Model confidence (mean pLDDT): 77 of 100. Predicted 3D model of a 404-nucleotide RNA (Bacterial RNase P class A). It is recorded under the gene name rnpB. The RNAcentral record of the sequence draws on ENA. Rfam family: Bacterial RNase P class A. By type it is a ribozyme.
RNA sequence: CGAGCCGAGCGGGCGGCCGCGUCGGGAUCCCCGGAUCCCGCCGAGGAACGUCCGGGCUCCACACGGCAAGGUGGUGGGUAACGCCCACCCGGGGCGACCCGCGGGACAGUGCCACAGAAAACAGACCGCCGGAGGCCGCGAGGCUUCCGGUAAGGGUGAAACGGUGGUGUAAGAGACCACCAGCGUCCGAGGUGACUCGGACGGCUCGGUAAACCCCACCUGGAGCAAGGUCAAGAGGGGCCGCCGCAAGGCGGCCCUGCGCGGAUGACCGAGGGCUGCCCGCCCGAGUCCGCGGGUAGACCGCACGAGACCGGCGGCAACGCCGGUCCUAGAUGGAUGGCCGCCUCCUGCCGGGCCGCGAGGCCCGGUGGAGACAGAACCCGGCGUACAGCUCGACUCGUCUG
Numbered sequence: 001c002g003a004g005c006c007g008a009g010c011g012g013g014c015g016g017c018c019g020c021g022u023c024g025g026g027a028u029c030c031c032c033g034g035a036u037c038c039c040g041c042c043g044a045g046g047a048a049c050g051u052c053c054g055g056g057c058u059c060c061a062c063a064c065g066g067c068a069a070g071g072u073g074g075u076g077g078g079u080a081a082c083g084c085c086c087a088c089c090c091g092g093g094g095c096g097a098c099c100c101g102c103g104g105g106a107c108a109g110u111g112c113c114a115c116a117g118a119a120a121a122c123a124g125a126c127c128g129c130c131g132g133a134g135g136c137c138g139c140g141a142g143g144c145u146u147c148c149g150g151u152a153a154g155g156g157u158g159a160a161a162c163g164g165u166g167g168u169g170u171a172a173g174a175g176a177c178c179a180c181c182a183g184c185g186u187c188c189g190a191g192g193u194g195a196c197u198c199g200g201a202c203g204g205c206u207c208g209g210u211a212a213a214c215c216c217c218a219c220c221u222g223g224a225g226c227a228a229g230g231u232c233a234a235g236a237g238g239g240g241c242c243g244c245c246g247c248a249a250g251g252c253g254g255c256c257c258u259g260c261g262c263g264g265a266u267g268a269c270c271g272a273g274g275g276c277u278g279c280c281c282g283c284c285c286g287a288g289u290c291c292g293c294g295g296g297u298a299g300a301c302c303g304c305a306c307g308a309g310a311c312c313g314g315c316g317g318c319a320a321c322g323c324c325g326g327u328c329c330u331a332g333a334u335g336g337a338u339g340g341c342c343g344c345c346u347c348c349u350g351c352c353g354g355g356c357c358g359c360g361a362g363g364c365c366c367g368g369u370g371g372a373g374a375c376a377g378a379a380c381c382c383g384g385c386g387u388a389c390a391g392c393u394c395g396a397c398u399c400g401u402c403u404g
Stems, first nucleotide, its partner, number of pairs: 001400004006395005012345007020043002023040007045375001049386002052384005057225004065280003069221005074088005089103001090101004104216002109214002111210003126155002128151010163181006182206001184203008229302004237258009260294007273285004309328008348371010
């Protein structure tokens, strides 16, 4: 210098003018609901996107058990937890830095392996090789053919064919036997928390693949969700209390409680109906419940931001992360706020020109011309993962080339 591989960060800046939202302070007005003005702090993201996981929180609910359903799947750690993160093991890819893995089980069972091939799981003989009998040909050696028997070493098919190489042996062959190797099993030793790794001894010789097919095994899971869930107000009708008016009947006003009117069906402890948000069991609430027709209200507030919080430093740990100390408070809308204009700067880009540094390979800066500015907007909150992203910056490492 080029090519790569892994990780982290930024993602426009400054100024002026006008305009927004919450909160705090002040002033004026007021029909006491609120309106207007001024000042001040703060005011979208690394993904706010996907809604794919895990939780906090709320309610069911006071909760056991079973089935179903769903999820995860090497080992050890981290975490509130996870399907996430870190480290390691094994397998695979790459010269390498590194990357990938639906990583337990095929000897519990079922299924599948197209086509080709003799045969695709205790399968199998197409071409072959060897032996015997018969027939034909030949002087002979021997050749051709039919049947019977032996064979799976050679060839062929295929993604895959019941270990591999070399030999002994055989009529020809074959782990039939032998040496070495791979695999599997048993035992022993060493290392490691462990998954596993290395070494040794012995041995039947070797009995496919697929679970990202159903399934088996181990572990985990109650459900619903901020449109969760609460408080207040209003309301047609009814009841009660108090005050006033009235001879009385009754009327008006205020406060409190309840809560719409009509019709029908059914039930009231021998219990309708409801709940345990898939079912069963079991348990709980329960005097009302359900259907039809008509009518009123749909407003205000809480939940709603101090957090498993952010940043800085130290210590421990290979790391993820943890502990300690210090500093800080950073949107909370509800038809839904942070925008518009102007100026300067910045960034990118191909080309052209110039200057500087270095022994060198090479590097840096300035000017001109032209052009562009990504993905994308909170809505209860947090931890992750996935996806999108113009351009720029930093760091570690690998390979190649060149120079001193």